[in-house]
RNA sequence: GCCGGGAUGGCGGAACUGGCAGACGCGGCGGACUUAAAAUCCGCUGGCCGCAAGGCCGUGGGAGUUCGAGCCUCCCUCCCGGCA
Numbered sequence: 001g002c003c004g005g006g007a008u009g010g011c012g013g014a015a016c017u018g019g020c021a022g023a024c025g026c027g028g029c030g031g032a033c034u035u036a037a038a039a040u041c042c043g044c045u046g047g048c049c050g051c052a053a054g055g056c057c058g059u060g061g062g063a064g065u066u067c068g069a070g071c072c073u074c075c076c077u078c079c080c081g082g083c084a
Stems, first nucleotide, its partner, number of pairs: 001083007010026003019067001027045006046057004060076005
């Protein structure tokens, strides 16, 4: 230099044919149970604004296509593998 794969919450990891992003698990917080704890069970768990209702933003960074993008196109950064 060329080719292929990848980057999604605090962590792991899903998301079909473009149509509610964050399922599920871990962790965390609150509760139940216990003399107490562990285990188990229940609820909550991206960020910002708001008293609340709710609103806005968010998939490595930037731009584009589209009514609509994690997904398609282009450029860039980083990681893994192959070829030279």
The RNA shown here (transfer RNA) has 84 nucleotides and comes from Binatia bacterium (SeqCode).
The RNAcentral record of the sequence draws on ENA and MGnify.
NCBI's taxonomy places the organism under Bacteria, Bacteria candidate phyla, Candidatus Binatota, Binatia (SeqCode).
It matches the Rfam family "tRNA". Gene Ontology term of the family: triplet codon-amino acid adaptor activity.